[in-house]
Small-subunit ribosomal RNA, 5' domain from an uncultured bacterium, 519 nucleotides, folded computationally.
The coordinates come from a structure-prediction model, not an experiment, and the mean pLDDT is 84.
The full RNA is in RNAcentral, with records from ENA, Greengenes and SILVA.
Context: one part of a larger RNA
RNA sequence: GACGAACGCUGGCGGCGCGCCUAACACAUGCAAGUCGAGCGAUGAAAUUUUAACGGAUCUUUUCGGAGAGAAGAUAAAAUGGAUUAGCGGCGGACGGGUGAGUAACACGUGAGGAACCUGCCUUUCACAAGGGGAUAGCCUCGGGAAACCGGGAUUAAUACCCUAUGAUACAAUCAAGUCUCCUGAUUUAAUUGUUAAAGUGAUAGCGGUGAAAGAUGGCCUCGCGUCUGAUUAGCUAGUUGGUGAGAUAAAAGCCCACCAAGGCGAUGAUCAGUAACCGGCCUGAGAGGGUGAACGGUCACAUUGGAACUGAGACACGGUCCAAACUCCUACGGGAGGCAGCAGUGGGGAAUAUUGCACAAUGGAGGAAACUCUGAUGCAGCGACGCCGCGUGAGCGAUGAAGGCUUUCGAGUCGUAAAGCUCUGUCCUAUGGGAAGAUAAUGACGGUACCAUAGGAGGAAGCCCCGGCUAACUACGUGCCAGCAGCCGCGGUAAUACGUAGGGGGCGAGCGUUGUCC
Numbered sequence: 001g002a003c004g005a006a007c008g009c010u011g012g013c014g015g016c017g018c019g020c021c022u023a024a025c026a027c028a029u030g031c032a033a034g035u036c037g038a039g040c041g042a043u044g045a046a047a048u049u050u051u052a053a054c055g056g057a058u059c060u061u062u063u064c065g066g067a068g069a070g071a072a073g074a075u076a077a078a079a080u081g082g083a084u085u086a087g088c089g090g091c092g093g094a095c096g097g098g099u100g101a102g103u104a105a106c107a108c109g110u111g112a113g114g115a116a117c118c119u120g121c122c123u124u125u126c127a128c129a130a131g132g133g134g135a136u137a138g139c140c141u142c143g144g145g146a147a148a149c150c151g152g153g154a155u156u157a158a159u160a161c162c163c164u165a166u167g168a169u170a171c172a173a174u175c176a177a178g179u180c181u182c183c184u185g186a187u188u189u190a191a192u193u194g195u196u197a198a199a200g201u202g203a204u205a206g207c208g209g210u211g212a213a214a215g216a217u218g219g220c221c222u223c224g225c226g227u228c229u230g231a232u233u234a235g236c237u238a239g240u241u242g243g244u245g246a247g248a249u250a251a252a253a254g255c256c257c258a259c260c261a262a263g264g265c266g267a268u269g270a271u272c273a274g275u276a277a278c279c280g281g282c283c284u285g286a287g288a289g290g291g292u293g294a295a296c297g298g299u300c301a302c303a304u305u306g307g308a309a310c311u312g313a314g315a316c317a318c319g320g321u322c323c324a325a326a327c328u329c330c331u332a333c334g335g336g337a338g339g340c341a342g343c344a345g346u347g348g349g350g351a352a353u354a355u356u357g358c359a360c361a362a363u364g365g366a367g368g369a370a371a372c373u374c375u376g377a378u379g380c381a382g383c384g385a386c387g388c389c390g391c392g393u394g395a396g397c398g399a400u401g402a403a404g405g406c407u408u409u410c411g412a413g414u415c416g417u418a419a420a421g422c423u424c425u426g427u428c429c430u431a432u433g434g435g436a437a438g439a440u441a442a443u444g445a446c447g448g449u450a451c452c453a454u455a456g457g458a459g460g461a462a463g464c465c466c467c468g469g470c471u472a473a474c475u476a477c478g479u480g481c482c483a484g485c486a487g488c489c490g491c492g493g494u495a496a497u498a499c500g501u502a503g504g505g506g507g508c509g510a511g512c513g514u515u516g517u518c519c
Base pairs, nucleotide, nucleotide: 001518002517003516005515006514007513008512009511012391013390014389015388016387017386018384019383020349025347026346027345029344030343031342034091035090036089039088040087042085047080048079049078050077051076052075054073058069059068060067061066098302099301100300108226109225110224111223112222113221114220117219118218122215123214124213125212126211127210128209130164131163132162133161140153141152142151143150144149170195171194172193173192174191176189177188178187179186180185200207201206228274229273230272235265236264237263240262241261242260243259244258245257247255277299278298279297280296281292282291283290284289304325305324306323307322308321327338328337329336330335355381357380358379359378363377364375365374366373367372394424395423396422397421404415405414406413407412428460429456430455431454432453433452434451438446463508464507465506466505467504468489469488470487474503475502476501477500478499484491485490
């Protein structure tokens, strides 16, 4: 000098940041990933209209007995209408958010390579979309179960599924020529044969579908170099090292397998053990270097522990599936359910770290043609002097140097222009009124916030550490090697500037000290 700090004393305001470093310990509760009815069958609410039988306000007429017309309302049926959504289907749940357990490794950083690769949505270009079929959720019905849920029957739709057609610059095989190169080779052109596709919806535009070629984006793989400590770890290795062939993969490769050979690594530190996510950065330092990896940004890994695959463009998948284990919960004891290292919050651990808040208004994301819906991402607010920065706690005048405290050589000195008093000011504050930008037409959580105006009144706002030397700052009393202090040297045993208190002084200041860690 620095800090994600803690502790002690103290504490007025604002802005911007930061806030479980420990138990990757266990978690009550709520929320954090949905969306599309313009893919599909089904469901068909409100409302409107018509009809029917009611109803009977009111009106007309009257010979006062009656007769006739008839609104509102409610019921039923039908039509229009289209709300709602469990299910099938599509896209998204592989992003965003969290954590740092593991990992000393092509994990990361940097620089190359892929003549060995993939890429949904998006952009550009070209071509195409013909004909059929069988099911199955849902609904209905029957049954089992405490539940979770499951089974049988009947029946139905699709942009769900299947078959056929067409079909290429795609893929596979055969073959020819040219060009190029970096070892396998790459690429262009031509020929023959074979294989492979599609889906509709709205009906105004359009939105979609299939195949192909490019691009962009994202990923995957390989390699050079760099990347902690220990030799009181010296030898390690059998798919091990290489070859051939087959397989797997988007793809090279012992990646896997069969056979063959006997190799490969190592004092330039293999192997083993310990520790650790890595980097941009951050701290320190004149630099070289040393330390560190909170927040922010990039990469990686993980999601109770261990293992596995499915789906998919993409996962071996935090809020998906299956198996095993530990733990917790429900149970009718037969069987089931769960996973906060998401946001809040709870217990526990700890010196120690916050609200079970508001809003999708902005920025972004998912779905949708859109309206819009969802979004604990995000934007804000709350708590905490945890940090940095800014401001205030008043300003001017005021000597008879008041009172009082302390000291005293008893003369006085000092606190000290300090106070009182007089004259002012209004930063902050309080009250009232106005009141944003952020939003481009509408839409503002923040927020009646920031800010502005008026009024009020010095009123509400100073402490902490130190004073022997280092090191700025001294006296008195108490104590008497006691009580105590202390970073080092060292103070204290009767005149202690070093202990305790007081007065005075010094330093910093809404902070000041102490402790811890790094330079």